[in-house]
RNA sequence: AAUGAACGCUGGCGGCGUGCUUAACACAUGCAAGUCGAACGGUAACAGAGAGUAGCUUGCUACUUUGCUGACGAGUGGCGCACGGGUGAGUAAUAUAUAGAUAAUGUGCCUUUUAGUUCAGGAUAGCCAUUGGAAACGAUGAUUAAUACUGAAUACUCCUUCUUAUUAUAAGAUAAGUCGGGAAAGUUUUUCGCUAAAAGAUCGGUCUAUAUCCCAUCAGCUUGUUGGUAGUGUAAGAGACUACCAAGGCAAUGACGGGUAGCGGGUUUGAGAGGAUGAUCCCCCACACUGGUACUGAGACACGGACCAGACUCCUACGGGAGGCAGCAGUGAGGAAUAUUGGACAAUGGGCGCAAGCCUGAUCCAGCCAUGCCGCGUGCAGGAAGACUGCCCUAUGGGUUGUAAACUGCUUUUAUAUAGGAAGAAACAUUUCUACGUGUAGAGAUUUGACGGUACUAUAAGAAUAAGGACCGGCUAACUCCGUGCCAGCAGCCGCGGUAAUACGGAGGGUCCGAGCGUUAUCCGGAAUCAUUGGGUUUAAAGGGUCCGUAGGCGGGAAUCUAAGUCAGUGGUGAAAUCUUACAGCUCAACUGUAAAAUUGCCAUUGAUACUGGAUUUCUUGAAUUAGUGUGAAGUGAUUAGAAUGUGUAGUGUAGCGGUGAAAUGCAUAGAUAUUACACAGAAUACCAAUUGCGAAGGCAGAUCACUAACACUAUAUUGACGCUGAGGGACGAAAGCGUGGGGAGCGAACAGGAUUAGAUACCCUGGUAGUCCACGCCGUAAACGAUGGAUACUAGCUGUUCGAUCUUCGGAUUGAGUGGCUAAGCGAAAGUGAUAAGUAUCCCACCUGGGGAGUACGUUCGCAAGAAUGAAACUCAAAGGAAUUGACGGGGGCCCGCACAAGCGGUGGAGCAUGUGGUUUAAUUCGAUGAUACGCGAGGAACCUUACCAGGGCUUAAAUGUAGCUUGACAGGGGUAGAAAUACCUUUUCCUUCGGGCAAGUUACAAGGUGCUGCAUGGUUGUCGUCAGCUCGUGCCGUGAGGUGUCAGGUUAAGUCCUAUAACGAGCGCAACCCCUGUUGUUAGUUGCCAUCGAGUAAUGUCGGGAACUCUAACAAGACUGCCAGUGCAAACUGUGAGGAAGGUGGGGAUGACGUCAAAUCAUCACGGCCCUUACGUCCUGGGCCACACACGUGCUACAAUGGCCGGUACAGAGAGCAGCCACUCCGCGAGGAGGAGCGAAUCUUCAAAACCGGUCUCAGUUCGGAUCGGAGUCUGCAACUCGACUCCGUGAAGCUGGAAUCGCUAGUAAUCGCAUAUCAGCCAUGAUGCGGUGAAUACGUUCCCGGGCCUUGUACACACCGCCCGUCAAGCCAUGGAAGCUGGGAGUACCUGAAGUCGGUCACCGCAAGGAGCCGCCUAGGGUAAAACUGGUAACUAGGGCUA
Repeated sequence: AAUGAACGCUGGCGGCGUGCUUAACACAUGCAAGUCGAACGGUAACAGAGAGUAGCUUGCUACUUUGCUGACGAGUGGCGCACGGGUGAGUAAUAUAUAGAUAAUGUGCCUUUUAGUUCAGGAUAGCCAUUGGAAACGAUGAUUAAUACUGAAUACUCCUUCUUAUUAUAAGAUAAGUCGGGAAAGUUUUUCGCUAAAAGAUCGGUCUAUAUCCCAUCAGCUUGUUGGUAGUGUAAGAGACUACCAAGGCAAUGACGGGUAGCGGGUUUGAGAGGAUGAUCCCCCACACUGGUACUGAGACACGGACCAGACUCCUACGGGAGGCAGCAGUGAGGAAUAUUGGACAAUGGGCGCAAGCCUGAUCCAGCCAUGCCGCGUGCAGGAAGACUGCCCUAUGGGUUGUAAACUGCUUUUAUAUAGGAAGAAACAUUUCUACGUGUAGAGAUUUGACGGUACUAUAAGAAUAAGGACCGGCUAACUCCGUGCCAGCAGCCGCGGUAAUACGGAGGGUCCGAGCGUUAUCCGGAAUCAUUGGGUUUAAAGGGUCCGUAGGCGGGAAUCUAAGUCAGUGGUGAAAUCUUACAGCUCAACUGUAAAAUUGCCAUUGAUACUGGAUUUCUUGAAUUAGUGUGAAGUGAUUAGAAUGUGUAGUGUAGCGGUGAAAUGCAUAGAUAUUACACAGAAUACCAAUUGCGAAGGCAGAUCACUAACACUAUAUUGACGCUGAGGGACGAAAGCGUGGGGAGCGAACAGGAUUAGAUACCCUGGUAGUCCACGCCGUAAACGAUGGAUACUAGCUGUUCGAUCUUCGGAUUGAGUGGCUAAGCGAAAGUGAUAAGUAUCCCACCUGGGGAGUACGUUCGCAAGAAUGAAACUCAAAGGAAUUGACGGGGGCCCGCACAAGCGGUGGAGCAUGUGGUUUAAUUCGAUGAUACGCGAGGAACCUUACCAGGGCUUAAAUGUAGCUUGACAGGGGUAGAAAUACCUUUUCCUUCGGGCAAGUUACAAGGUGCUGCAUGGUUGUCGUCAGCUCGUGCCGUGAGGUGUCAGGUUAAGUCCUAUAACGAGCGCAACCCCUGUUGUUAGUUGCCAUCGAGUAAUGUCGGGAACUCUAACAAGACUGCCAGUGCAAACUGUGAGGAAGGUGGGGAUGACGUCAAAUCAUCACGGCCCUUACGUCCUGGGCCACACACGUGCUACAAUGGCCGGUACAGAGAGCAGCCACUCCGCGAGGAGGAGCGAAUCUUCAAAACCGGUCUCAGUUCGGAUCGGAGUCUGCAACUCGACUCCGUGAAGCUGGAAUCGCUAGUAAUCGCAUAUCAGCCAUGAUGCGGUGAAUACGUUCCCGGGCCUUGUACACACCGCCCGUCAAGCCAUGGAAGCUGGGAGUACCUGAAGUCGGUCACCGCAAGGAGCCGCCUAGGGUAAAACUGGUAACUAGGGCUA
């Protein structure tokens, strides 16, 4: 795009079309084929007339009678019924289409021509009588007519027999003659008929060629089969049929068989070529309940005829009969689904008839259905307060619905009502007239409409009577809100939905089409996705394992002939309709008419001859042969050689051998392994040896001989296209395997043992059978690979190598044929290929068409078997696959780094305690953090508060704050009572002021509150990789592209740091530097700090005057840059116990954290979207809990002691903090502390530093170590130390004697060790955290290994990225399929038996004058029965594999 469509929602009108696609299923009822009296005998009905009778108003009524007339039931006869109408079952060719043939033929009615139409006869329907039967239907007798039937005459150009002649040899044609045979109907003159013959027209019959679906898992078929002779038969040819003879005929260009199907014009789609289809209309065919058969006839083997058989239905008096809607309507059934039991012969057409006319479900009309196409309408214009409602938002407001509505004006198609009102009609007939050839033509008049009072026209009134469907994630035009929450659902493909859904459902809005809109089904297109036009086969699916060769296809140069292909002209045909174009008619269109064009085809004929084909001649370049020279692991057979291995014998010799990662099994004192000599056996051939060579491929390797084949080169002697490819077919064909017979050293499936392992039916080891070897015969497959079929020709180069030939200056060069590497153009998706093509062309063969199912099943062929070859479908998925890219990963590689290992030091893990976590418990043990990157973490300080948790008791706009307005200076506060408190009640009495106001309280209005959820909606902040050296960009270049290059390579560095090279050149974020502290010096300044010099003073002290030197304080500046030297190096740079310097190669430390990763952490710091709660999930109070305790883990403290504990004495810091504070000093207390009390808001005052050092004691013990736990007594803070504080004193004195597996930190002022300070804080569970200084080491060979990281490279089936992906069994469910004992259908054929009707043949004693008939017999056949086998379905216990599902 289309449809004979169906379904869902909706529906105003008209025109023109269409309308059982399914059950060729069954049919009630009505109609669909009759007509002619001008063929006939006649008269049942109707009408008229005549005659008669009766009643009687001489004219009516009734009755009887006469075929006399118009007419006419039934009958005889003629014509028609073979047309028209329906259906598509059958049919793959007895069909259809196109073109021919008929010299092999028929033809009623019609036209033309010729001739004729004479004589005679007997019957029979009907009618009448009798009679059978329920009916259908008959039977007998008498009698009658014809255009019915019969005989005779005549007749030709008819038929038939024979003869002759001509023609082109005749199965032919023409002409002449001849034997025999065959006609007629009448009617009133005419007319109309009839008969014979010839011709035409029309319609057929038959034959030929070509074309016409699928299956080869249908490969052989055929006996009337193929042909001949003679007959039969027919309108006519023919094995169409019969007899005899011969043995043929068809088939890979698809016979035979199976399946499916009416064919064509056309229809639909497509640019076309094609594909699909065969409704309506037209042509042909076939069929008429199923099967068979003939009759009649011009024509049938006959839809509304006959006979027979079968199935079914109906009637019946049970004896017997009737029927055929695939005609029009209609009914039932089936189905998703398809209409009225209508009107008329007015028109067109048909039958009969002289005609009038009759008949006509053909036809013309109407009815039903949005089933299709076409047309029209449902109003038009104005109208902004941009109204109300609805919906949305960033919400005092705006947007949208929307000029839409309301409202004003206009119009009236359509619908409604009324009125008028067609064309379609021309004829026939009757009548008038004209012409002439007396029956034809023409003119005029009259007459005929189913549709239908329809189309159309006019008038009336009034916006009045008339809009929906689908969709809105992308494809694809059209977006928001709410609801839902992987549910409900959507979906054509991708896919959407798990709490912010433009995808589900609703709504608002929008988009598309519009009396329709969507969905479903089918077909074509897009699809170059079967590729003729117009595809491919190295790796995506796809080259046969290789060669030979049949059919076939294709094929070198020249000449002549031919004209099959080819090209051109002409003629015929290609029906009409359809399509296209032009014009025209319905108001337009659809629709219809007229004309043209087209119909691309087939046939015939005439011509052309370049090319192809055919015939003939010729040529040598393709191909082959010959001669010569060579080459090689080419093949077959035979002979032979040495090394190695094994075995046997003998000798020497002694304890192990062998084997592995390490072992063991095994061998060995009965003498192994080792070694020496001899002998034997089988298999394989080191070195040469190589991208070497040969072969068709598989493949081929010691040497020699024999036989066979091949290839290359040279010569150009011979033949003269002899060629290429190759469906079927044949031969060869690794390894394994099979059969028979040998052989068997080594190796070695199976098997055994030993190891390894969680296991180890493996890898490793010790043995070892088939096999491996030979001969003969099978098998016929491989990643049989260059994953690349064969042949020929052409198309840039460079460089090896093998075998020939020629030349040579002996170096080499040229050339032919092979065999390799690199590369140009080209090709290719890229990788790549590139004269050995995957380039450019030609020829032939093979193969492919998404993945799986499956190279499976069934069938067939081959095979001894194993199995091979050929080779599907159901079902299932939306992918499977190729090449390349970037990452990530690897028990891949290379380089490098890091307290990563190693080397060291000290710990943890064992004990007790502290603290955090898990778990458990609980009313609650609030919440968060969970590998590294949670666990002395949020918390830098939970007794109340904090506090978020629990129990109980209260409050409900109440707590606090802000803004605005108003009011008041007593609300608040104090005291008392009740209570656990919150709270409730009672009582009490005091604002300031510069007079502007401030402050406080109350009240009103607005804004509540939530540590409730979501860190996977977020901001901000943070951890980690990682202070690792990386991460990117612009322009250019390369690539179809993803992307690459830069950023790689060679060096170097702590570093993508720098240098060199370089299709890259530059740049950015990172690195480094800039910043802070510290280490040295200088300058400036000199208090609260300092005190060398001068002075004063003290028992003593910078205490004082003074000083500005030193220390110090805190600002500025200098200094370090591989700058200098030496060596190495191109350079960058590195090395040096080099110099100088306080410091040397980043001097040390800190801050500083690229692009990003982990949906990392945090909604409980804070902020914030959405959701949730609102007399509660808010808020207040009391008490409790966060501190529980069988247990497990992390982080720490204290120890286990003598490098120590205790006692006494003596020294030396830094950095901080301090007024509700730090507190000197004095007194009291054993002590915590208490009571007094100077100084200090601090370089001024406060703060014993400890390890260390000196002396004493303890002497290796669970101790004078260790201090847990417990008892008692206290101190301090605080409303309050019970749960649950710290500290002191006295007493008690657990575990623990250096810690398993494992594991952590640290490279120098570091580890280790020692103390001090601070934040938080009333106090403190601080052994924590953050800082500060004191004392102060050991070790690093080095990068193999563990962990982490960086760069390059490689493989990948990974990309959620190895914590990836993914295979198979088993378990469960579902689905389709194969096999299968068995059960049950179908169609077709074969054999035998039986055999109706009927044609044909024969016979005939019965009937008939005769013609003939009845009867009987035979052949054939439909149907029926029996039998065996084959083919093809359904079903099935059981069974096999396959697919899907988390």
Molecule: small-subunit ribosomal RNA
Organism: uncultured bacterium